[in-house]
Context: one part of a larger RNA
RNA sequence: GAUGGUUCAAGGAACUCGGCAAUACAACUGAGCGUAAGCUUUGCAAGAUGCUCUGCCCUGAUUAAAUCAGGGCUACAACAAAAGAUUUUCAUCUAACUGUUUAGCUAAAACAUAGGUCCCUGCAAACCUGAAAAGGGAAAUAUAGGGGCUGAGGCCUGUCCAGUGCUGGUAAGUCAAGAAUUGAGGUUGAGUUUCGAUUUAUCGGAAUAAGGCUUUGAUUUAAGCUCCAGUAAACGACAGCGGUAACUCUGACCGUUCCAAGGUAGCGUAACCCCUUGCCGGGUAAGUUCCGGCCCGCAUGAAAGGUAUAAUAAGAUGAAAACUGUCUUGAACCAUUGCUCGGCGAAAUUGAAAUGGCUGUGAAGAAGCGGCCUACCUGCACCUGGACAAAAAGACCCCGGGAGCUUUACUGAAGCUUGCUAUUGGCAAGAAGUUUUUAACUGUUGAGCGUAGGAGGGACCCUCCGCCUUUGGCGGGGGGGUCAAUGAAACACCUCUCUUUGAAAACUUUGAGUCUCACCUCAUCGAAGAUGAGGAACAGUGGUAGGUGGUCAGUUUAACUGGGGCGGUUUCCUCCAAAAAGGUAACGGAGGAGUGCAAUGGUCAACUUAUUCCGUAAAGAAAUCGGAACACGACGUGUAAACGCACAAGUUGGCUUAACUGCGAGGACUACAAUCCGAGCAGAUGCGAAAGCAGGCGUUAGUGAUCCUCGAUCCCGCAGUGAUUGCGGGACGGGCUUAACGGAUAAAAGCUACCCCGGGGAUAACAGGCUAGUGAGACCCGAGAGUUCAUAUCGACGGUCUCGUUCGGCACCUCGAUGUCGGCUCAUCGCAUCCUGGAGGGGCAGUACCUUCCAAGGGUCGGGCUGUUCGCCCGUUAAAGCGGUACGCGAGCUGGGUUCAGAACGUCGCAAGACAGUUCGGACUCUAUCCGGUGCAGGCGUUUGGAUUCUUGAGAGGAUUUUGCCACAGUACGAGAGGACCUGGCAGAGGAGAUCCCUGGUGUGCCAGUUGUGGAAAAACUGCAUUGCUGGGUAGCUAUAUCUCUUGGUGAUAAGUACUGAAAGCAUAUUAAGUACGAAGCAUACCUCAAGAUAAGGAAUCCCCAUUUUAAGUCCCCCGGAAGAUGACCGGGUUGAUAGACGCAUGAUGUAAGGAUGGUAACAUUUUUAGUCUACGCGCACUAAUGGACG
Repeated sequence: GAUGGUUCAAGGAACUCGGCAAUACAACUGAGCGUAAGCUUUGCAAGAUGCUCUGCCCUGAUUAAAUCAGGGCUACAACAAAAGAUUUUCAUCUAACUGUUUAGCUAAAACAUAGGUCCCUGCAAACCUGAAAAGGGAAAUAUAGGGGCUGAGGCCUGUCCAGUGCUGGUAAGUCAAGAAUUGAGGUUGAGUUUCGAUUUAUCGGAAUAAGGCUUUGAUUUAAGCUCCAGUAAACGACAGCGGUAACUCUGACCGUUCCAAGGUAGCGUAACCCCUUGCCGGGUAAGUUCCGGCCCGCAUGAAAGGUAUAAUAAGAUGAAAACUGUCUUGAACCAUUGCUCGGCGAAAUUGAAAUGGCUGUGAAGAAGCGGCCUACCUGCACCUGGACAAAAAGACCCCGGGAGCUUUACUGAAGCUUGCUAUUGGCAAGAAGUUUUUAACUGUUGAGCGUAGGAGGGACCCUCCGCCUUUGGCGGGGGGGUCAAUGAAACACCUCUCUUUGAAAACUUUGAGUCUCACCUCAUCGAAGAUGAGGAACAGUGGUAGGUGGUCAGUUUAACUGGGGCGGUUUCCUCCAAAAAGGUAACGGAGGAGUGCAAUGGUCAACUUAUUCCGUAAAGAAAUCGGAACACGACGUGUAAACGCACAAGUUGGCUUAACUGCGAGGACUACAAUCCGAGCAGAUGCGAAAGCAGGCGUUAGUGAUCCUCGAUCCCGCAGUGAUUGCGGGACGGGCUUAACGGAUAAAAGCUACCCCGGGGAUAACAGGCUAGUGAGACCCGAGAGUUCAUAUCGACGGUCUCGUUCGGCACCUCGAUGUCGGCUCAUCGCAUCCUGGAGGGGCAGUACCUUCCAAGGGUCGGGCUGUUCGCCCGUUAAAGCGGUACGCGAGCUGGGUUCAGAACGUCGCAAGACAGUUCGGACUCUAUCCGGUGCAGGCGUUUGGAUUCUUGAGAGGAUUUUGCCACAGUACGAGAGGACCUGGCAGAGGAGAUCCCUGGUGUGCCAGUUGUGGAAAAACUGCAUUGCUGGGUAGCUAUAUCUCUUGGUGAUAAGUACUGAAAGCAUAUUAAGUACGAAGCAUACCUCAAGAUAAGGAAUCCCCAUUUUAAGUCCCCCGGAAGAUGACCGGGUUGAUAGACGCAUGAUGUAAGGAUGGUAACAUUUUUAGUCUACGCGCACUAAUGGACG
């Protein structure tokens, strides 16, 4: 020193993020009395708070226990020694409560909860597990079960259905497979017909064609989606602008826009408010916290519930009483360690080590390099500033990889759902379709008597009556037709037939429903199975097709980048940068393109624009016309810019299609792939008289590889055929904002603070470095302010520097780790000085003050608020300085803030999640090797002997502060008010050293009291219970106690002030010679250390001097110590008072035991100011200081 305990004067939270920790006033688990405000769920607060009692002895109460009453006794103190035992109060937030949780950093406001509500579920239930069988639900049955949200109880729970979801509906749209119907194509092709031949067996050809196989279209056909509704205690959402009242302000009111609807009741600077420490009030001396109000709510709000709330809380916050070592400010003691000795005996770490300071340098912070300084060698105990100490291949950041999670990322899978089909059968109303039969006679342009289906035949037909020669004939009556008219077509009657409608039959499809025999369930019987009951061709299961599908899976989610993200960019063209060839970068500076044109192309021919001046009707500055000047600068060139263009590439006209085919010597550019220029040849063509020109456009942008696919025409290869053909390829053309533009795929987004791995100081956050825009400071100029007057003071517009404290820039060391804000502790340096000291100037009368110069010796407060630094405030002060030191200091402390995991609010996001927004909670590592530092020792040296004692002082360190009052003096000064310098004196504050006489503390020596219990009972004495507790207290150690110092000089100076005095006849302190003053600062002086001051000093005294042995002396050893970790130091060692013992004094406690007396007893009195003790003092050799070595 650490850890754990005991005690503490005066003060009493001043400590601190916070009363953390600790104390114990008090005392629930003893007794009696008594108990408020308030709130309220009607008894909770409450054991509120508070007051009093408590031992022992005797007697009594039926007396045993318990309790009570009366009387008495002792002590400083009457439950409390132990065990047990949460100080209390006033308020706020949150959660109703008891409960649960991150075993191992978070116990909470999180979870749960009773209660509320919504949704699903009729039983073979929903739901869950499982491949299935099966099981749970449940041997339950809607007062039941499952799921979501909310979270007791009270008062309540507003508006919106546009979006998403869910539920319901389903006319229309869309839509799969399969099936059916109906077409179309391809292929094969029985048969039929026909022609030819013929040996009459047949063969060959042509036409037609059923059927089979196959491709394909249309129609019919489910759920889903679109669509229509409902639904918010489903996911969710719940506006803006302008104006307005008779002061002003405000805006009940009005207008306007939009919306699905525009936030109601409440609450509100809040766990929600950025601004913000909002404003007001309360509390405090002082209040970023707290409480009560207010409301422009960045960004409250009603079951992700709103609001108030009794009770409860190891929850969060504020205040108070009491209490205390938390603190002012420390002190003493005890135990265990630390230290020394003996025994036993690790670990991390370690390139090697012969391991200093400052300054500079340097991969930018050096013990190792340069310079200077310092430094004899070696240990021990301590302290941690450094060794960018150790530990852990940084968890932050970036890059690469992975994992977990989310979703309206992509692609799939389970599951669910719907259709078809198999298992799978019977009957059948009805419906649809086809065929046949039959019937009705259905059919309206206009004209026409009128409801004209079409075609053919057709001049008569039908009916009634009478007569007769009765297969018939004649006559009469009636009706229709022919005819006529109309019209494209003409009717009577007969035949065929179309259309429409009805009926019947057969067949096909569908099918309400029904049946039982598959199949399923239940019951009975022992099984197999059977029987019975119920359901039933459904369900279930298999296959197939559509839908849905983060439930699950695999993946993707770009790069550049003065870190990353956000933003911007990514291909092509033009200019500058680009440094006169070419080329050349940046998140350098400027602009464009992702085309246009059948003429804006080709050719031949012609022409000249713009501007200015002059003239000329309307006519103007500017229209058209004439003339001139200018000379390609302007205008024009489809379009950006650059370079070009009069011989025009500009403008106009004629004729036209070279905006051609096949090629291409040779070049430019160039990693490749690409890209670009190109005379000339062949063919055909246009223009031109011709020479000639023409393979688009004045030039440079106007774009996209490969694969795949499509198209038209041509060509080639392979296979095969009698032939058609099949497959592949070449040339040409089309399909990519493949724009991340040399294009990974046809097809791809996010979160991670739950994170992980590999790397990086190639790259950020801290610190250092460089820089100095910003910042701070100084100077120059001097417009102006200052009544006048730039410069007492202030100083615009500007300029020149310095510093390295701000915010930055850069990214140089460090990512195989350089711990980050603030506080505490301990500091150290600078000066641009806050105070104190010395000066100049003043718009300095004095006092006070302003400004500048010198000056760093010392000093530079205590509190309230906040994590704060800072800041504001209260009260003091001479003053309450500014900065550096890794924003000094975490191997020194703390851990409030920031910055892991939990949780909440607001906001953002569909979500996972996120927030330099807020809020509650949240692991700081025993041993020091080296340097450095503080102490303590040993060795050797000290140029010549060995010792003891005393010194010098080179050098080093310390100290260095300041106020009030009094006198001078109410003087100088001043109109007054006010009010000094200088000099002297007194007393303090702060700081330092020493001491223990006094005042106190401690005092586990000591004395005494006392509780429980043990030592058999009683006494005495004593152990244990924190020294059991309690009252005192010697020595020692101590502060708050006492004493002293912090002083006065001398010398050299700073700013400054002067003397004599020229250069410069003056002036001038000297920016000359000469001379002198002048500060708390410097040196000395004062205190301490100091000759390893290797330069090792000096003096006095003692002893020895050939060696040995000795001497002076020293050491070991012994007795000890106010000395001490160990060494050391100091005293003593028989010629001795060193320690002990003993004695005496002094002092502490407070009157011992035993006896006697009194009392029933507790107990009292006396013997007795006793007994016990005494770390100090004195005396006294009784005990122990024996013995040995060096020299």
Molecule: large-subunit ribosomal RNA, half B
Organism: soil metagenome